[in-house]
RNA sequence: UUCUUAUCCAGAGAGGCGGAGGGACUGGCCCUUUGAUGCCCGGCAACCAAUCACUUAUUUUGAUGCAGAUCAAAUAAGGAGAUACGGUGCUAAUUCCUGCAAAGUGUUGAUUUCACUUUGGUAGAUGAGAG
Numbered sequence: 001u002u003c004u005u006a007u008c009c010a011g012a013g014a015g016g017c018g019g020a021g022g023g024a025c026u027g028g029c030c031c032u033u034u035g036a037u038g039c040c041c042g043g044c045a046a047c048c049a050a051u052c053a054c055u056u057a058u059u060u061u062g063a064u065g066c067a068g069a070u071c072a073a074a075u076a077a078g079g080a081g082a083u084a085c086g087g088u089g090c091u092a093a094u095u096c097c098u099g100c101a102a103a104g105u106g107u108u109g110a111u112u113u114c115a116c117u118u119u120g121g122u123a124g125a126u127g128a129g130a131g
Base pairs, nucleotide, nucleotide: 001131002130003129004128005127006126007125008124013041015040016039017038021031022030023029025099027097028096042091043090044089047087048086050083051082052081054078055077056076057075058074060073061072062071063070064069095123100120101119102118103117104116105115106114
C1' cells in the first nucleotide's frame, strides 16, 4: 500500500508539559490564548489473545445400574456471560452534518425547482485475517 470481514446514535479528567491551530477531504457548521493539535499520566471500551464460567455435541475413560439412563473427566464448537495481566483502539459535537442513488412527504412553471425524512451506497476510522 491492496484485498476480505466486523463495528462506527453508548462510554471516557475543570491532571502535567507545551504553545497555534484543529475537527481526513468538499460544502457547511463548529472547537480553540477561559488556551487547541500533539506528548505524558489518568480514564473508557472489550476487537484480538488469555483465563474462568455457561451451553451444545462427540468419543473415550471411570463410577452407579440388569438396562434405558445418570454423574464425573477429556476433546471440539458456540455465544446473549465475567475478568482486564498482554496486543491494539478510543477519550468535543452520531464517523459533527454533508457529498452519489432510490423511495416518500411537502413545494415549484419545472419527477432538468427547492426543502425535509427514510433506506441503500461512496468515502473515512478502528480491529482481525490475507497478499